[in-house]
Context: one part of a larger RNA
RNA sequence: CUGGGUUUAAAGGGUGCGCAGGCGGAACGACAAGUCAGUGGUGAAAUCUCCUGGCUCAACCAGGAAACUGCCAUUGAUACUAUCGUUCUUGAGUCCAGUUGAAGUAGGCGGAAUGUAGCAUGUAGCGGUGAAAUGCUUAGAUAUGCUACAGAACACCGAUAGCGAAGGCAGCUUACUAAACUGAAACUGACGCUCAUGCACGAAAGCAUGGGGAUCAAACGGGAUUAGAUACCCUGGUAGUCCACGCCCUAAACGAAGAUCACUCGUUGUUGGCAACUAUAUUGUCAGCGACUAAGCGAAAGCAUUAAGUGAUCCACCCGGGGAGUAGGAUCGCAAGGUUGAAACUC
Numbered sequence: 001c002u003g004g005g006u007u008u009a010a011a012g013g014g015u016g017c018g019c020a021g022g023c024g025g026a027a028c029g030a031c032a033a034g035u036c037a038g039u040g041g042u043g044a045a046a047u048c049u050c051c052u053g054g055c056u057c058a059a060c061c062a063g064g065a066a067a068c069u070g071c072c073a074u075u076g077a078u079a080c081u082a083u084c085g086u087u088c089u090u091g092a093g094u095c096c097a098g099u100u101g102a103a104g105u106a107g108g109c110g111g112a113a114u115g116u117a118g119c120a121u122g123u124a125g126c127g128g129u130g131a132a133a134u135g136c137u138u139a140g141a142u143a144u145g146c147u148a149c150a151g152a153a154c155a156c157c158g159a160u161a162g163c164g165a166a167g168g169c170a171g172c173u174u175a176c177u178a179a180a181c182u183g184a185a186a187c188u189g190a191c192g193c194u195c196a197u198g199c200a201c202g203a204a205a206g207c208a209u210g211g212g213g214a215u216c217a218a219a220c221g222g223g224a225u226u227a228g229a230u231a232c233c234c235u236g237g238u239a240g241u242c243c244a245c246g247c248c249c250u251a252a253a254c255g256a257a258g259a260u261c262a263c264u265c266g267u268u269g270u271u272g273g274c275a276a277c278u279a280u281a282u283u284g285u286c287a288g289c290g291a292c293u294a295a296g297c298g299a300a301a302g303c304a305u306u307a308a309g310u311g312a313u314c315c316a317c318c319c320g321g322g323g324a325g326u327a328g329g330a331u332c333g334c335a336a337g338g339u340u341g342a343a344a345c346u347c
Base pairs, nucleotide, nucleotide: 003319004318005317006316007301008300012315014201015200016199017198021194022193023192025088026087027086028085029084030083033081034080035077036076037075038074039073040072041071042070049065050064051063052062053061054060091191092188093187094186096183097182098181099180100179103177104176105175106174107173108172109171110154114150115149116148117147118146119145120144121143125136126135162169163168206247207246209244210243211242216240220236221235222234223233258314259313260312261311262310263309266292267291268290269289270288271287272286273285274284275283276282296303297302320347321346322345329340330339331338332337
């Protein structure tokens, strides 16, 4: 490379947008570039293949044919693709009327809990564990009540519920912003799908500057346990956890499942709409979220209209284990490190 693959064996990029590129709906007409056919030229000889012949055979040699799958020119064909022109509405989008949600950003407000401080009541313990001890406490703790302050998180509702491209999103409220769905069918008329490079977003931890610091808590101190205990348990406790601005760019970033389109039995629950009617229930329909199951698929587990089934287009990735996501180079970063990414050797 071919081929076969990518839920769990190696393998789907963390996610989106999107230039180039690839692919692309229906009808009619034109053209004849791709495509197909005929003819002519060329495609040296040798080689290869086939048939004959010559060396006793063979290798070898000679003759003939075929072939040289190609290129050029020319004459035609026109289904498909391309191109050009005209048109269409079902793909896509716009408009109109509604609906929905923890979607995002910024501001304001609230109660419970926790901690601390003050005052009061009150007296000898509290706390913690498997058991203890370190720790706190007669300088009055723990407990109870009142008051004040601080920071962080939002019980119940809460749900195999919802929203978001993913990461993720939950007290209440206001403003701004975005989206999806449904109905109607007015408008545009293929405007579409995918997307290397690129751009943007991207949990936690970490970094930088300035704030903040209640809780929890790496590191660290102490107490236990133990043969030891650089741990698990306990008591403390600093970075951090929170905010603003700027970096970092990685995760079991998981549904370990790329995106889009079409098709392929049923049953059942639920979210948001719509329609009908015999109306508070049922039925139908569209878009989601779940459970089960048939065909089919699969090595099996299982998947099964939310496919891992049947097909199509585009992208990404894999090709025995280790060495190794290492070295070197390049590039990004303040750093930590990230991205790209081998080989020797070895089994």
Model confidence (mean pLDDT): 88 of 100. A computed fold for a 347-nucleotide part of an RNA from an uncultured bacterium, annotated as small-subunit ribosomal RNA, central domain. It matches the Rfam family "Bacterial small subunit ribosomal RNA".